[in-house]
Annotation
Bacterial RNase P class A from a Candidatus Omnitrophota bacterium, 354 nucleotides, folded computationally.
RNA sequence: AGGAGUGGACGGGUGUCCACCUGUCAGGUUCUACUGACAGGAGGAAAGUCCGGACUCCUGCAGGGAGGGUGGUUCCUAACAGGAACAGGUAGCAAUACCUGGAAAGUGCCACAGAAAAAAUACCGUCCACCAUAAUUAUUUUAUGGUGGAUAAGGGUGAAAAGGCGAGGUAAGAGCUCACCGUCUGCUGGGUGACCAGCAGAGCAAGGCAAACCCCACCCGGAGCAAGGUCAAGUAGAACCCAUGGGUUCCCUGCCCCAAAGGGUUCGGGUAGACCGCUUGAGUCAAAAGGCGACUUUUGACCAAGAUGAAUGGGCACCUAAAACAGAAUCCGGCUUACGGUCCACUCCUUCAG
Numbered sequence: 001a002g003g004a005g006u007g008g009a010c011g012g013g014u015g016u017c018c019a020c021c022u023g024u025c026a027g028g029u030u031c032u033a034c035u036g037a038c039a040g041g042a043g044g045a046a047a048g049u050c051c052g053g054a055c056u057c058c059u060g061c062a063g064g065g066a067g068g069g070u071g072g073u074u075c076c077u078a079a080c081a082g083g084a085a086c087a088g089g090u091a092g093c094a095a096u097a098c099c100u101g102g103a104a105a106g107u108g109c110c111a112c113a114g115a116a117a118a119a120a121u122a123c124c125g126u127c128c129a130c131c132a133u134a135a136u137u138a139u140u141u142u143a144u145g146g147u148g149g150a151u152a153a154g155g156g157u158g159a160a161a162a163g164g165c166g167a168g169g170u171a172a173g174a175g176c177u178c179a180c181c182g183u184c185u186g187c188u189g190g191g192u193g194a195c196c197a198g199c200a201g202a203g204c205a206a207g208g209c210a211a212a213c214c215c216c217a218c219c220c221g222g223a224g225c226a227a228g229g230u231c232a233a234g235u236a237g238a239a240c241c242c243a244u245g246g247g248u249u250c251c252c253u254g255c256c257c258c259a260a261a262g263g264g265u266u267c268g269g270g271u272a273g274a275c276c277g278c279u280u281g282a283g284u285c286a287a288a289a290g291g292c293g294a295c296u297u298u299u300g301a302c303c304a305a306g307a308u309g310a311a312u313g314g315g316c317a318c319c320u321a322a323a324a325c326a327g328a329a330u331c332c333g334g335c336u337u338a339c340g341g342u343c344c345a346c347u348c349c350u351u352c353a354g
Base pairs, nucleotide, nucleotide: 001350002349003348004347005346006345007344008343009342010341012319013318014317015316016315017314018313020041021040022039023038024037025036026035027034043325047336048335050334051333052332053331054330055224056223057222058221060255061254062253063252064251065250066249067220068219069218070217071216072086073085074084075083076082087100088099089098090097091096101215102214106213107212108209109208110207123155124154125151126150127149128148129147130146131145132144133143134142135141163181164180166178167177168176182204183202184201185200186199187198188197189196190195228276229275230274231273237267238266239265240264241263242262245258246257247256283302284301285300286299287298288297289296290295
């Protein structure tokens, strides 16, 4: 200097004027309306509503089944399908990225091609025996064809074809035998663990798919701020069904609770306004200690939107490398998606110079 990898920050700013919402203080007012001053006022994703909770309500509790979710190990966290570290595998020169229970419990699928797609096979080929023909040199040897037998080493097809490679052996071959690797089993050592290393033994079971059914391990009440509660207002109920019912996913069992209550359908009528929930929270920042880390503990400081047909907009001037995606509605921790441009830090590779 070039290329690559990982992580992070920003998301316009400053001044002034007018306008809007919340809170505090003061004035005004019977009260309200109103006036003034001060403080504050949309995001990194506020989006999606995908996951987990806090909180609220439900007359429930326990067990089993169905159903659903997760899936290497250990740790963090309120919890999680999240995060950190590690293990094995794949890709890459590397930094790094991605993947992850089980195919030897069973069932199922693998198009086309191919002989054959899983206790699966003989298309080409190779070897042996016999017969025939031709050449040859009488024996013999070679070539072609036929019949029978052996074979899975070589070739072909395919994503994948009876573990790989080398030697021996064989009529030709084959773990047939042997050495090495792979696989399986046992033992020893290290590690919390997934696993790793070493030794010994066994010729050894044979592809892939479980985001196929399934098996294994662990986990799981439901509904949701339109939850729920207070005040105000307001009338008009009727008919029918279930017959022991009902108790917030379904079924079964047991316990408990309500009970002539309960559940449901149709028709008809009245009211529908205000307030709470509503923002102090698993909160933010700083320091110290512990930890590889995620994070934890202690101490101190701070209070940063709460609208409700729905608040933050506009004007002027200047700065700028740049302004894209896009607006809270109970709150929080994650994940995913959208996004223009700029900046910062660390790491790897190549080349050059010192």

It matches the Rfam family "Bacterial RNase P class A". Rfam links the family to the GO terms dimeric ribonuclease P complex, tRNA processing and ribonuclease P activity.
The sequence was found by an Rfam model in a public genome assembly.
The source organism's lineage runs through Bacteria, Pseudomonadati and Candidatus Omnitrophota.
The model forms 95% of the base pairs in the Rfam consensus.